[in-house]
């Protein structure tokens, strides 16, 4: 240079014209004199994901009085933080690649517990965990150099399978076994070093009888529950009338907290039925864990000061049309209480490592 990965930014500018949707400032009209409409100027007007509603937290409501049973998430250390299952940064396992090697690069995972108990391990196999098919060795009877039946021992050799009771060697037996021994692997538990910790080196030591916890369950730790159509407040209307049931304190029915108990409330009540009335604003609602710079701590996520900004706020829902230039202007996509984070779409460009090719010095 190019191609592939991987991270990080960006996610069209600009100019004119016309529109919309808030805001401020407003001729002028109207007025009960409080305000109401408003032409006009000016400013400002969708994202990295504004998506999917996974996880966390702010806000708000409600039964935050107790008790038993129970359902959910989590799951190796420290830290970051408002929290979090996120995010840093290390540890151990495993997989890949380079290397004689020590080890260097890079990725992966819900990485507590299978000696509490209970379930299950397809097919093959005699057996899928209280092992005897084929085999070995012992004893007994029979037919007799071998062989058949009957009893016992054996997990050493064969066979099957993803997985068969730690590997290798001696010793030892009737064969034969951690039965015993050495060395090797793994595990308990203890010391000592070094680390905040996870661990890791070493030494001693108890032991070796499979796997599975995203099987059920066990141990920690945490979780009241809805959800902005939460909620507050004005305005407006009214049929507390009619028909059927239930109830009326020995109580029908209500409770927004998994369910039981309990515990509150409860009579102009409640469940149905046919009808009549309103269906309008306002605020929550965007000034923040906010955003830019600068500096200073910090391996890093972050944090601390200090400076400046003010950056949509809609309610059938604005944020868009055309024309032109910039070689071209497309990708996923459109706020609805806010925010911090995963995930997931996305044409395209810019930088940065890192591989490989190829070319120049």
């Nucleotide at each position: 240079a190019c191609a592939a990965c991987a991270g990080u930014u960006c996610g069209g500018u600009c100019u004119g014209u016309c529109g919309c949707u808030g805001u401020a400032a407003a001729a002028c009209a109207c007025u009960u004199c409080g305000g109401u409409g408003a032409a006009u100027u000016a400013g400002a007007g969708a994202g990295g994901a504004a998506a999917g509603u996974c996880c966390g937290g702010g806000c708000a409501a409600c039964a935050c009085a107790g008790g038993g049973c129970g359902c959910c998430a989590u799951a190796c250390u420290u830290c970051c933080u408002a929290a979090c299952g996120g995010g840093a940064a290390g540890g151990a396992u495993u997989c890949c690649g380079g290397g004689c090697a020590a080890c260097c690069g890079g990725g992966a995972g819900a990485c507590a517990g299978a000696c509490a108990g209970u379930g299950c391990c397809a097919c093959a196999g005699a057996a899928a965990a209280u092992a005897a098919c084929c085999g070995u060795u012992c004893c007994g009877g029979c037919c007799c150099a071998g062989g058949c039946c009957g009893g016992a021992a054996c997990a050493a050799g064969g066979g099957u399978g993803a997985a068969a009771a730690u590997g290798u060697g001696a010793g030892g037996u009737a064969a034969g076994a951690g039965c015993u021994c050495a060395c090797a692997g793994c595990u308990u538990g203890c010391u000592a070093u070094g680390g905040u910790a996870a661990c890791a080196u070493a030494g001693c030591u108890c032991g070796c009888g499979g796997g599975u916890a995203a099987a059920c369950c066990u141990u920690a730790u945490g979780g009241g529950u809805u959800g902005a159509a939460a909620g507050a407040c004005c305005a407006a209307a009214u049929a507390a009338a009619c028909c059927g049931g239930a109830g009326c304190c020995u109580g029908a029915g209500g409770g927004c907290u998994g369910u039981c108990c309990g515990c509150c409330c409860g009579a102009a009540u409640c469940c149905g039925g046919a009808g009549g009335g309103u269906a309008g604003g306002u605020c929550g609602u965007u000034a923040g864990a906010u955003u830019c710079c600068g500096c200073a701590g910090g391996c890093a996520a972050c944090u601390g000061c200090g400076g400046a900004a003010c950056c949509a706020g809609a309610u059938a829902a604005a944020u868009g049309a055309c024309a032109g230039a910039c070689u071209a202007a497309a990708a996923c996509a459109g706020a609805a209480c806010c925010c911090g984070g995963c995930u997931u779409a996305c044409g395209g460009a810019a930088c940065u490592g890192u591989u490989g090719u190829u070319u120049u010095a």
This is a predicted structure of a 361-nucleotide RNA (Bacterial RNase P class A) from a Bacteroidales bacterium. It is recorded under the gene name rnpB. RNAcentral holds the sequence, with entries from ENA. Lineage of the source: Bacteria > Pseudomonadati > Bacteroidota > Bacteroidia > Bacteroidales. Of the family's consensus pairs, 97% are formed in the model. The coordinates come from a structure-prediction model, not an experiment, and the mean pLDDT is 77.